Source information:
The prediction has a mean pLDDT of 84. Predicted 3D model of a 321-nucleotide part of an RNA (large-subunit ribosomal RNA, domain IV) from a metagenome. The full RNA is in RNAcentral, with records from SILVA. Rfam family: Bacterial large subunit ribosomal RNA.

Context: one part of a larger RNA
RNA sequence: CCUUUGUUAAGGAACUCGGCAAAAUGACCCCGUAACUUCGGGAGAAGGGGAGCCCCUGUAACAGGGGGCCGCAGUGAAAAGGCCCAAGCGACUGUUUACCAAAAACACAAGUUUCUGCUAAGUCGAAAGACGAAGUAUAGGAGCUGACACCUGCCCGGUGCUGGAAGGUUAAGGGAAAAAGUUAGCGCAAGCGAAGCUUAGAACUGAAGCCCCAGUAAACGGCGGCCGUAACUAUAACGGUCCUAAGGUAGCGAAAUUCGGGUAAGUUCCGACCCGCACGAAAGGUGUAACGAUUUGGGCACUGUCUCAACCAGAGACUCG
Numbered sequence: 001c002c003u004u005u006g007u008u009a010a011g012g013a014a015c016u017c018g019g020c021a022a023a024a025u026g027a028c029c030c031c032g033u034a035a036c037u038u039c040g041g042g043a044g045a046a047g048g049g050g051a052g053c054c055c056c057u058g059u060a061a062c063a064g065g066g067g068g069c070c071g072c073a074g075u076g077a078a079a080a081g082g083c084c085c086a087a088g089c090g091a092c093u094g095u096u097u098a099c100c101a102a103a104a105a106c107a108c109a110a111g112u113u114u115c116u117g118c119u120a121a122g123u124c125g126a127a128a129g130a131c132g133a134a135g136u137a138u139a140g141g142a143g144c145u146g147a148c149a150c151c152u153g154c155c156c157g158g159u160g161c162u163g164g165a166a167g168g169u170u171a172a173g174g175g176a177a178a179a180a181g182u183u184a185g186c187g188c189a190a191g192c193g194a195a196g197c198u199u200a201g202a203a204c205u206g207a208a209g210c211c212c213c214a215g216u217a218a219a220c221g222g223c224g225g226c227c228g229u230a231a232c233u234a235u236a237a238c239g240g241u242c243c244u245a246a247g248g249u250a251g252c253g254a255a256a257u258u259c260g261g262g263u264a265a266g267u268u269c270c271g272a273c274c275c276g277c278a279c280g281a282a283a284g285g286u287g288u289a290a291c292g293a294u295u296u297g298g299g300c301a302c303u304g305u306c307u308c309a310a311c312c313a314g315a316g317a318c319u320c321g
Base pairs, nucleotide, nucleotide: 001316003314004313006311007310008309010307011306014305019302028050029049030048031047036041038147052069053068054067055066056065057064070074082300083299084298085297086296087295088294089292090291094106095105110145111144112143113142114141115140116139122131123130124129148287149286150285151284153223154222155221158220159219160216161215162214163213164212167211168210169209173205174204179199180198181197182196185192186191224242225241226240227239228238251279252276258272259271260270261269
């Protein structure tokens, strides 16, 4: 010097991105226990007190009661929660990146939409067949949201889906007209030309789809601008106008700024304000008891984290041998 322990005057987070690490708390018995709450919890809340040994008493035995004794110290060593306040996120237990991420991500009960009547839908497979399921709509598949409480506004113009069938368009197929080739025949010739065969194929007919007409947003999605106006000023309940399918309802509100709280001092935090560059209602909105090796801020206790280092011990490095 390194590593693993132990102790430390006074102070006690002044350390640091951050109390990281360490210290502190600790089992058992008794007392006592707040806000909030889904009345279960919160809760071991918090905060206090006790404990050994001997004698008497007491008991079925513990427990309990009285008196006494010793030590610095009686759960005499070891083992054995630190706690509180406020906020974000996620309801919760659970799951995850085997080997840098355990989380606010995934899942979840619950809600909702949609498909599926059984040879089900869906999935795997050229197929046979299998799963679904030895199930049957209180079942099974798919999507979204994610306990609970209060709620979930407006828009169907576009895209999608569902329904409709009047009209327009529309394939193969059906259909067979006109036409063309050939030639018996007719004609002096030019040419005309039946039947048959061949080529060719118009009209007409012809489904779904698309156009069209409706419905549907817990389907994909979307949810404005300008101008003026009240007897100080300011602001605009109000009016005008343009555009749109409709112009963001309820609720909530960041950064920056401002105000308040906490500190002697606060880029963070909490409570407000709202001109929301760029929240917003199941890609859910707002709350919320309980829960969390979660994130953020504050406090008590505690400490070598620090002021500022020191000493002891074990192992190593190093020196001598």